This is a predicted structure of a 362-nucleotide part of an RNA (large-subunit ribosomal RNA, domain IV) from Thermotomaculum hydrothermale. Its mean pLDDT, the model's own confidence on a scale to 100, is 89. The organism belongs to Thermotomaculum, within Bacteria. The full RNA is in RNAcentral, with records from Rfam. Rfam family: Bacterial large subunit ribosomal RNA. Gene Ontology terms of the family: structural constituent of ribosome and ribosome.
Context: one part of a larger RNA
RNA sequence: CUCUGGCUAAGGAACUCGGCAAAUUAGCCCCGUAACUUCGGGAGAAGGGGUGCUCUAAGUAGGUGAAACCUCACGCAGGUGGAGCCGAAAGGAGUUGCAGUGAAGAGGCCCAGGCGACUGUUUAGCAAAAACACAGCACUCUGCGAACUCGUAAGAGGACGUAUAGGGUGUGACGCCUGCCCGGUGCCGGAAGGUUACGUGGAGGGGUUAUCUCGACUUUGUCGGGAGAAGCUCCGAAACUAAGCCCCGGUAAACGGCGGCCGUAACUAUAACGGUCCUAAGGUAGCGAAAUUCCUUGUCGGGUAAGUUCCGACCUGCACGAAUGGCGUAACGAUCUGGGCACUGUCUCGGCCAGAGACUCA
Numbered sequence: 001c002u003c004u005g006g007c008u009a010a011g012g013a014a015c016u017c018g019g020c021a022a023a024u025u026a027g028c029c030c031c032g033u034a035a036c037u038u039c040g041g042g043a044g045a046a047g048g049g050g051u052g053c054u055c056u057a058a059g060u061a062g063g064u065g066a067a068a069c070c071u072c073a074c075g076c077a078g079g080u081g082g083a084g085c086c087g088a089a090a091g092g093a094g095u096u097g098c099a100g101u102g103a104a105g106a107g108g109c110c111c112a113g114g115c116g117a118c119u120g121u122u123u124a125g126c127a128a129a130a131a132c133a134c135a136g137c138a139c140u141c142u143g144c145g146a147a148c149u150c151g152u153a154a155g156a157g158g159a160c161g162u163a164u165a166g167g168g169u170g171u172g173a174c175g176c177c178u179g180c181c182c183g184g185u186g187c188c189g190g191a192a193g194g195u196u197a198c199g200u201g202g203a204g205g206g207g208u209u210a211u212c213u214c215g216a217c218u219u220u221g222u223c224g225g226g227a228g229a230a231g232c233u234c235c236g237a238a239a240c241u242a243a244g245c246c247c248c249g250g251u252a253a254a255c256g257g258c259g260g261c262c263g264u265a266a267c268u269a270u271a272a273c274g275g276u277c278c279u280a281a282g283g284u285a286g287c288g289a290a291a292u293u294c295c296u297u298g299u300c301g302g303g304u305a306a307g308u309u310c311c312g313a314c315c316u317g318c319a320c321g322a323a324u325g326g327c328g329u330a331a332c333g334a335u336c337u338g339g340g341c342a343c344u345g346u347c348u349c350g351g352c353c354a355g356a357g358a359c360u361c362a
Stems, first nucleotide, its partner, number of pairs: 001357008010348002014346001019343001027051005036041001038173001052095005062086003068080004072075001096100001108341007115333002120132002136171007148157003174328004179258003184255002186251005193246003199240002204235005211227007259277005286320001287317001298314005
């Protein structure tokens, strides 16, 4: 010097990103307990007092319950009975130490706010959370050989269930609520018209050549040019032809979206009001510098001697907003943020002690 412990004058968070760590508190009994609240809670709220031993109370209260006796539907029955055994507390009196839950073990508390209702779950090995789940709510699919999932299939799960059931999706207790837009995308419904595949169809055309014809020649024949039936073969127009798409409607707790400019009131400022352009419709309620605010340490108020954090307001919302839910909310949280009391070696600022290392010597 390092680690693990113990103590520490005065101060008491001045430490630090932050009271991290440590300290405080602690059992039992009694008294006493606020806001708020879903009336359960909050509560061990908070905050106080007591606590040993001896005598007394007292072999008392209380517990247990023998013998004996009584009863009957007779039994390991019921009742009366009280022996024996066990055995307090309150209260009172005294006594004692620095100290009595004498050692050990055994909540620190309060105020305000964010998020998530809650108990739960999670990144085995850097994250336990405001993430996931959750009861509850909503939409949607499914009539049973269900939808859906696994499997090529048989088959299986769903379910030996049957719409108060099962699957999918979103939201996430509870309270008050959940506005406007169906133009785009999706889904549902519709079927008149347009478009459209396979298929049907076969107008027409191509190839091949029996034969005919023309020409050349080494003229019983060979070769070359042209026309060309049937057969075989290839291409193939019109016309008919479903869903889908186009089209017509519906639907937002489907995916999603929810404006701009200019003017105007008898101080000023502001604009209830008016004009105009655009849109499918132009953001309602509620909330708002917010887990969202760039400018920004916005401005005002509170708290501090002093506050980029915190709380309450304001609203100019860069870029909140209503089940990708909005705003509240008692209780809950190894959650996050701010403040206070208590307490402390966190610190001013160090010191001492014990043990284990390092180090030196052997």